Context: one part of a larger RNA
RNA sequence: GAUUGAACGCUGGCGGCAUGCUUAACACAUGCAAGUCGAACGGUAACAGGCCUUGCUAGGUGCUGACGAGUGGCGGACGGGUGCGUAACGCGUAGGAAUCUGCCUCAUGGCGGGGGGUAACCAGGGGAAACCCUUGCUAAUACCGCAUAAACCUGCAAAGGAAAAGAGGGCGCGAGCUCGCACCAUGAGAGGAGCCUGCGUUAGAUUAGCUAGUUGGUGGGGCAAAGGCCUACCAAGGCGACGAUCUCUAGCUGUUCUGAGAGGAAGAUCAGCCACACUGGGACUGAGACACGGCCCAGACUCCUACGGGAGGCAGCAGUGGGGAAUAUUGGACAAUGGGCGCAAGCCUGAUCCAGCAAUGCCGCGUGUGUGAAGAAGGCCCGAGGGUUGUAAAGCACUUUUAUUUGGGAAGAAGGUCACUAUUUAAUAGCGAAGUGAAUUGACGGUACCAACUGAAUAAGCACCGGCUAACUCCGUGCCAGCAGCCGCGGUAAUACGGAGGGUGCAAGCGUUAAUC
Repeated sequence: GAUUGAACGCUGGCGGCAUGCUUAACACAUGCAAGUCGAACGGUAACAGGCCUUGCUAGGUGCUGACGAGUGGCGGACGGGUGCGUAACGCGUAGGAAUCUGCCUCAUGGCGGGGGGUAACCAGGGGAAACCCUUGCUAAUACCGCAUAAACCUGCAAAGGAAAAGAGGGCGCGAGCUCGCACCAUGAGAGGAGCCUGCGUUAGAUUAGCUAGUUGGUGGGGCAAAGGCCUACCAAGGCGACGAUCUCUAGCUGUUCUGAGAGGAAGAUCAGCCACACUGGGACUGAGACACGGCCCAGACUCCUACGGGAGGCAGCAGUGGGGAAUAUUGGACAAUGGGCGCAAGCCUGAUCCAGCAAUGCCGCGUGUGUGAAGAAGGCCCGAGGGUUGUAAAGCACUUUUAUUUGGGAAGAAGGUCACUAUUUAAUAGCGAAGUGAAUUGACGGUACCAACUGAAUAAGCACCGGCUAACUCCGUGCCAGCAGCCGCGGUAAUACGGAGGGUGCAAGCGUUAAUC
C1' cells in the first nucleotide's frame, strides 16, 4: 500500500447492489417448513345446493358440487441446513469395466379369464393417555392363482420359469366402436447412481518399524456389480527413510485476497462433490436411503402421567436462553422462476421472489451556485504599526438534485379460462406453444420513474500537525500529569503532554485494534 463475513470509539443526509453466529455440531417455548390425487376405491364426518316428508320445530335422501377419516398410487432419497467426522479413491484431474436406473424419449409386442381377504364402518371391550383387542359387513389401479409369451431369464441343448388394471370423454336402443391417459413385457437412449485405477492433496522422526483377513491362491457364499466383501482350506506373504505405523491439525475443489510475476495466504457469500442430522448401533420399505421434519434398540437430556405407562429431537425459516468483541424479522406472497401431486382446474412449497433491521462492504448523489473589501464584528497572534481567520460571513442575485407535500404512473404476464374458426377425427368428444376475440391473473407497491408547488430551505464529521509524514503558534503543566508504531518527548519559555487559534489529510465517514499478502 492492498484486502476483510470484521469488532471497538467518535460521528452520521439519501439511494442502488451485495453481505450478515467466524464463538457452544450448546439447549430449545411457539408457529410454519411435504404433500397431493374423488379421472384408482368403499364411501359421506363437516359445508353448500337439489329432491322428498312435515301444521311448526324439524326429519330423510350421496342425487350434485365438494370432501374429514380410511384403503390405494406417486412424492416424503429432491429442495433447505451444517462442517462434527474424514489425511481418505474423500476431493481434483485423467482413464477403466464387472453394474443398476422410478419418472422422461424412441421402438416392438400385449392388456384374456378367475379367486380369497381386509381397513374404513357397525357392535362389544380394555386404558389416565398414547393407543389397543374381539365379533360382523364391504371395495379397488391393494393381494393371489390360471391362460398366453416372438423378444426376456436358467440351460450346450432338450426343456423349464416368468406379465398386466383400469378409470375418464364421445357416439350407439344394444352388442359394441372410438379418443386421449394409465398398465405389462422387452430393446435402445437421455439423465442419474454405484465400483476400480494412475497422478496430485497439512505438520511432526522429540513417532521406525507396522500388519493375522494381514498378502496371495482354490472351493463356496454374498452383491445390481469386480473384489478377503464374507467363509473353509492352502501358501507366507504385504507395507516402510521415495517416510509405513503413530500423533496433531483439517471437509475438498472451482475460486477469493495479495503480488510485476514466481509465489504466499484463505476456502464467508455463489457453484460442484463429500460427510452429518441429540449420541451410538441396526435394518425395513423402495428405482433410489441404511432415510434431518420415517421405523427399531441402547444412552444422555427434557416433558406428560391416574405411577401401570407414554411423548420429543430447529446443523429447515423466524424466534428464545446461553456463549461471545460480534452477526438481523416469531414479516408478505406463491405474482415470477423452479419442485411435488394431479387429465386439468388447482393444491402444497420459510425452495424462491420480495419487504424489514445493520454505514458491514462496494458504487453513486447531496449538504448549494455566482457575486460580495467597509478586508465588518468576534476569536487568535503581535515587535502594538499590524497580521490572520477571510470572499469566509453578512448583503445582493440565482438554482431546487435531495428531503416534505400533491398529481400521474410502468416493465417484470408468459400463461390459464371461456367463445369462435380452421386442421385431425365418424364426431359438436379429445389432442396440438394452430389462429381470432373476450373477461381476467402482481407479494413487491401506488414501488421505480415522470411532473408540479414552496423555499437555501432538510443534511459534516473524524484523525493528525517533532522526524519517518502533508500540516505551527500561544497558554497551562513542570521527569508530574501524560504521549508513544519506531526513534523518543516531559526535570519553568515543550511545534512531541492538556486546551485554544490556525493548518494538513480523508470524508458520510474517519480513526484504532485484529488478521493476510